Context: one part of a larger RNA
């Protein structure tokens, strides 16, 4: 390459929108583009056969033909039928509007509320507290630890709370109010407007940079006690970055469902959330039959059986390393080898 493959063995992009390309509902009609056989040419390398050089023979050189594929002409054949073109029409595929009620921790902004740590103030009290396997470091008569009343300020939202729900992922949980997305029925209207997607643009937890604020409790780092042969850990004692907002960058993860999207067709059963009203229709879990699987298993939410696209894989190590150009302020990111080795 081709063949085969990507839940756990190599291998599904973090998600998304959407460009070019790929692929694409129903009917008529029109042009005859294309798709079918036949024969002819032309094609490297391979691998097969056979012959000829070399050779002790083989490997090896070289020759023909063959398979295997594609391209091109010609012919024949166009019944019907599928592609195309080009026009006209449905309405199921998509979408829009409207209306109706409903659903959610979907998202932004702003208020706002209770507990609770910690701080300061005032009182009451008078030895001790704290901490640990035991300790000590550490706190206290300048009066703590505790109880009481009061201010301050930051984070964070007990219980409901679930196998529940919403989000495209990432995620998202106190209460109100605004704004704005999403889903479900019903009509009415567009009438193939689709479905995937290279490139690209947006979104992206934690931690991380930078400017400016904020700092209550946690806590890398740093110091100190302790353990120990040592202890740069593990336990304790304090503690800065950081964690909070805001405006920019960065762009990574076991970013998991280790499972690409989208359509379509195929058992029974329970549980459950929303709508409907007593049967469907969409979500979430859980057994299962066909079937698949190399086995664990998956099973209508498929990893059954089809069918379009797009992304990846090719023995371990070297290496997600070098070079290279690229993109960051900077950390690093994204593209990604070989030789050598087993």
């Nucleotide at each position: 390459u081709u063949g085969g493959g990507u839940g756990u063995a190599a291998a599904g992009g973090g998600u998304u929108u959407g460009u070019a390309g790929a692929u694409g509902g129903u009917u008529u009609u029109u042009u005859u583009u294309a798709u079918a056989a036949u024969u002819a040419g032309u094609a490297a390398a391979u691998u097969c056969u056979a012959g000829a050089g070399a050779u002790a023979g083989c490997c090896c050189u070289u020759u023909a033909g063959a398979a295997c594929u594609a391209c091109u002409a010609a012919u024949u054949g166009c019944a019907u039928a599928u592609u195309a073109u080009a026009a006209a029409a449905c309405u199921u595929g998509a979408g829009u509007u409207a209306u109706u009620u409903a659903a959610g921790a979907a998202a932004a902004u702003a208020a706002u509320g209770g507990a609770a740590u910690u701080u300061c103030u005032a009182a009451u009290g008078g030895a001790g507290a704290a901490g640990u396997a035991u300790a000590a470091u550490u706190u206290u008569a300048g009066g703590a630890u505790a109880u009481u009343a009061g201010a301050a300020g930051g984070a964070a939202u007990a219980u409901c709370u679930a196998a529940a729900g919403u989000g495209a992922a990432a995620a998202c949980a106190a209460u109100u109010a605004u704004u704005u997305a999403u889903u479900a029925a019903u009509a009415a209207c567009u009438g193939a407007c689709a479905u995937u997607a290279a490139u690209a643009a947006a979104c992206g937890u934690a931690g991380g940079u930078a400017a400016a604020g904020g700092u209550a409790g946690c806590a890398a780092a740093u110091a100190a006690g302790a353990u120990u042969a040592g202890a740069a850990a593990c336990c304790u004692u304090a503690g800065u970055a950081g964690u909070c907002u805001u405006u920019a960058c960065a762009g990574u993860c076991a970013a998991u469902g280790a499972u690409a999207a989208u359509u379509a067709u195929u058992u029974a059963g329970u549980a459950u959330c929303a709508a409907u009203u007593u049967u469907u229709u969409g979500g979430u879990a859980u057994u299962u039959u066909a079937g698949c699987a190399a086995a664990c298993g998956c099973g209508u939410u498929a990893a059954a059986u089809a069918a379009u696209u797009c992304a990846c894989c090719u023995g371990g190590g070297g290496a997600g390393u070098a070079a290279u150009a690229u993109c960051g302020c900077a950390a690093g990111g994204g593209a990604g080898a070989a030789a050598c080795u087993c």
Annotation: Small-subunit ribosomal RNA, central domain from a lake water metagenome, 342 nucleotides, folded computationally. The coordinates come from a structure-prediction model, not an experiment, and the mean pLDDT is 81. It matches the Rfam family "Bacterial small subunit ribosomal RNA".